[in-house]
Context: one part of a larger RNA
RNA sequence: GCCGGUGAGUUACUCAGAGUAGCGAGGUUAAGGGGUUUUAAGCCCCGGAGCCGUAGCGAAAGCGAGUCCUAACCGGGCGUCAAGUUACUCUGAGUAAACCCGAAACCAGGUGAUCUACCCGAGGCCAGGGUGAAGUGCACUUAACCGUGCAUGGAGGCCCGAACGCACCUACGUUGAAAAGUGGGGCGAUGAGCUUCGGGUAGGGGUGAAAGGCCAAUCAAACCUGGCGAUAGCUGGUUCUCCCCGAAAUAGCUUUAGGGCUAGCCUCGCGCAUGGAUGGUGGGGGUAGAGCACUGGAUGAGAAAGGGGUCUUCGGACUCCUUUACUCAACCAAACUCCGAAUACCACCAUUCCUUAGCGCGGGAGUCAGACCAUGGGGGAUAAGCUUCAUGGUCGAGAGGGGAACAGCCCAGACCGCCAGCUAAGGUCUCUAAAGCAGGCUAAGUGGUAAAGGAUGUGGGGUCGCUUAGAUAGCCAGGAGGUUGGCUUAGAAGCAGCCAUCCUUUAAAGAGUGCGUAACAGCUCACUGGGUGAGUGAUCCUGCGCCGAAAAUGUAACGAGGCUUAAGCCUGCUACCGAAGCUGCGGGAGUCACUUGGUUCUUUGUCCUGAGUUCCAUCCUUUUGGAAUGUGAACUUAGGACAUGGAACCUGAAAGUGGCUCGGUAGGGGAGCAUCCCACGGUAGGUUGAAGGGGAACCGUGAGGUACCUGGACGACGUGGGAGAGAUGAUGCCGGC
Numbered sequence: 001g002c003c004g005g006u007g008a009g010u011u012a013c014u015c016a017g018a019g020u021a022g023c024g025a026g027g028u029u030a031a032g033g034g035g036u037u038u039u040a041a042g043c044c045c046c047g048g049a050g051c052c053g054u055a056g057c058g059a060a061a062g063c064g065a066g067u068c069c070u071a072a073c074c075g076g077g078c079g080u081c082a083a084g085u086u087a088c089u090c091u092g093a094g095u096a097a098a099c100c101c102g103a104a105a106c107c108a109g110g111u112g113a114u115c116u117a118c119c120c121g122a123g124g125c126c127a128g129g130g131u132g133a134a135g136u137g138c139a140c141u142u143a144a145c146c147g148u149g150c151a152u153g154g155a156g157g158c159c160c161g162a163a164c165g166c167a168c169c170u171a172c173g174u175u176g177a178a179a180a181g182u183g184g185g186g187c188g189a190u191g192a193g194c195u196u197c198g199g200g201u202a203g204g205g206g207u208g209a210a211a212g213g214c215c216a217a218u219c220a221a222a223c224c225u226g227g228c229g230a231u232a233g234c235u236g237g238u239u240c241u242c243c244c245c246g247a248a249a250u251a252g253c254u255u256u257a258g259g260g261c262u263a264g265c266c267u268c269g270c271g272c273a274u275g276g277a278u279g280g281u282g283g284g285g286g287u288a289g290a291g292c293a294c295u296g297g298a299u300g301a302g303a304a305a306g307g308g309g310u311c312u313u314c315g316g317a318c319u320c321c322u323u324u325a326c327u328c329a330a331c332c333a334a335a336c337u338c339c340g341a342a343u344a345c346c347a348c349c350a351u352u353c354c355u356u357a358g359c360g361c362g363g364g365a366g367u368c369a370g371a372c373c374a375u376g377g378g379g380g381a382u383a384a385g386c387u388u389c390a391u392g393g394u395c396g397a398g399a400g401g402g403g404a405a406c407a408g409c410c411c412a413g414a415c416c417g418c419c420a421g422c423u424a425a426g427g428u429c430u431c432u433a434a435a436g437c438a439g440g441c442u443a444a445g446u447g448g449u450a451a452a453g454g455a456u457g458u459g460g461g462g463u464c465g466c467u468u469a470g471a472u473a474g475c476c477a478g479g480a481g482g483u484u485g486g487c488u489u490a491g492a493a494g495c496a497g498c499c500a501u502c503c504u505u506u507a508a509a510g511a512g513u514g515c516g517u518a519a520c521a522g523c524u525c526a527c528u529g530g531g532u533g534a535g536u537g538a539u540c541c542u543g544c545g546c547c548g549a550a551a552a553u554g555u556a557a558c559g560a561g562g563c564u565u566a567a568g569c570c571u572g573c574u575a576c577c578g579a580a581g582c583u584g585c586g587g588g589a590g591u592c593a594c595u596u597g598g599u600u601c602u603u604u605g606u607c608c609u610g611a612g613u614u615c616c617a618u619c620c621u622u623u624u625g626g627a628a629u630g631u632g633a634a635c636u637u638a639g640g641a642c643a644u645g646g647a648a649c650c651u652g653a654a655a656g657u658g659g660c661u662c663g664g665u666a667g668g669g670g671a672g673c674a675u676c677c678c679a680c681g682g683u684a685g686g687u688u689g690a691a692g693g694g695g696a697a698c699c700g701u702g703a704g705g706u707a708c709c710u711g712g713a714c715g716a717c718g719u720g721g722g723a724g725a726g727a728u729g730a731u732g733c734c735g736g737c
Base pairs, nucleotide, nucleotide: 001737002736003735004734005733006732011096012095013094014093015092016091017090018089019088020087021086022085023084026052027051028050032046033045034044035043036042056063057062066078067077068076069075099237100236102234106227107226108225109224110223111222117201118200119199120198121197122196123195124194125193126191128160129159130158131156135152136151137150138149139148140147164188165187166186168185169184170183171182172181203219205215206214207213240672241671242670243669244668245667250263251262252261253260254259264367265366266364267363268362269361270360271359272358274357275354276353277352278350279349280348281347282346283345289339290337291336295333296332297331299329300328301327302326306322307321308319309318310317311316370395371394372393373392374391375390376389377388378387379386400411401410402409415587416586417585418584420583421582422581426577427576428575429561430560431559435574436573437572438571439570440569441568447563453547454546457544458543459542460541461540462539463538464537465536466535475530476529477528478527480504481503482502485499486498487497510525514523515522588662589661590660591659592658593657594656595655596654597650598649599648600647601646602645604643605642606641607640608639609638610637611636612635613634614633615632616630617629618628619626620625673726675723676722677721678720679719680718685714692710693709694708697706698705699704
């Protein structure tokens, strides 16, 4: 892992509600007792103690259809205007282990020091080598000590190094040879050494050269048994089917926030009679917008007073700046409003639409982590697949079609079947079902990502200029004189800078547009003529494009191929495709309304269809005869339809017709299937084959049932009753492989 088996809402009591049954102003017995029979847990009888109900109100005395408050109510509270009670079943609650499995723990009584820690008693062990303390002897030395040298001596938590002990490094091992080892190195190795045997200390206790170490492979409190099915607001699991309805992820409170309680929303029953949409009428409002009349903010201009400066004959005058009030102009505001919608909300009316969708009471819940999208706001950065409210939608609990793929987007709400039709969103070149026409635009593969900003891209529209009295562009020519204007300057001559910017000749020409020179010069422009011969400039609005444009495995920012008068974009038209939507045909279920008994068998009559026999007609054959055909006739028989009479059975339910409905998680309600046991019943049945096993065929909407095969001896169906009553799941448990 698979297969098989096993595995989770039970039982008792009390209470509440529903259903059923009995009796009913009453209902009922409990313990206990008696009887009966084959046993009694059965049945019958007794037992009225007690309990509930029949009257309430008040703290009570007490009063009583009333009573209490009060001095007292024309007042208020609770009552009165009558149905209960007992049993069983189901549903729920409470108390119990209370749907099942699961702790970490706590407490009690015991068992452990054969492992290990420490201690006590008695023993054992430490190859070999090295170093050479004290002491002692001798010699020297000293007055004597001291001291020096040489021997001797053999100390030491001394040195090297086996046994023995330890465990620092490394490799291997890691379902190991081993639940801690092996190999190679390492450390201690006369000591606080190692070790054997016997004994002692015990669980909030021991022991500890102290690591929370060790106390039998277990230690921040051992192990065993018990309390014990501890508790677990937590995780996991919780077993057959079909039918109807169908949520919530909110509010308030909570040592509360992943838990609860009440309400909200769902369901079932009973009762009542509403409810929604739309329109009209009547309301209140202070949002959006707008405004500046208030409260504040804020810009510009003007400006009396005030302030500053200058002058002063100190009377004041002048001046410029500044600023509050004020005036004008243009603004801003969630906590501003002189104003003020659309919606929303409330009420009433309605010959409209939906058609019970509403409310009350009672039983049962689940929900209290929501997600995204659109719109209106707050927070954030007018960030987030961010966060928090509000209104709506979808998902949640919703399948189908589209969106390449994709819970929350677009279309659309799946009872079942069909090799039928129409559409929605979205599409119609190929992948891939279905397309064309007309008129424009785009050249960027724009389409098929993006901004400020930039640009003689290109289409459309407008305004203002110049232009056959010749414009615009290119080409030819002129572009002069006073004058090198004055100043400044080394110089300043159109062209460093400052000031002025005139006059003349002219077709025209600036006291000069740019380049240039040290300064001149030179080139050029404005401006003018010629030549050419028809348009040429500026600006505004607008459609579609261009640049701006850099990312990590690989094109990779159309799903792909591929697409350019399109297979891109805009406008218009007509078709088609396209879903579980709608329609058609067939079937099922629920619910409401209406109607009717229903099913089977049978008598008679009429009609229709099929088959058979005989005859007739046609055909073939010389005949006998043959076969086939027929809107032909008669008879027999089978089936069907309609009408009619009868019988049996089934029943208070069933059938028929019509309308509407039938996605569904948590959850509520309803109807069934299957298993085991009991009664009928040691029954029916069964070696002419029971149970059990298989079952791809048949029946049923499903749980399931059956034919048939196997099997080889038991054992149904049905109707009731009762449960150890249904398993792919719990890292379930047991077994097999």
A computed fold for a 737-nucleotide part of an RNA from a marine sediment metagenome, annotated as large-subunit ribosomal RNA, domain II.
The RNAcentral record of the full RNA draws on MGnify.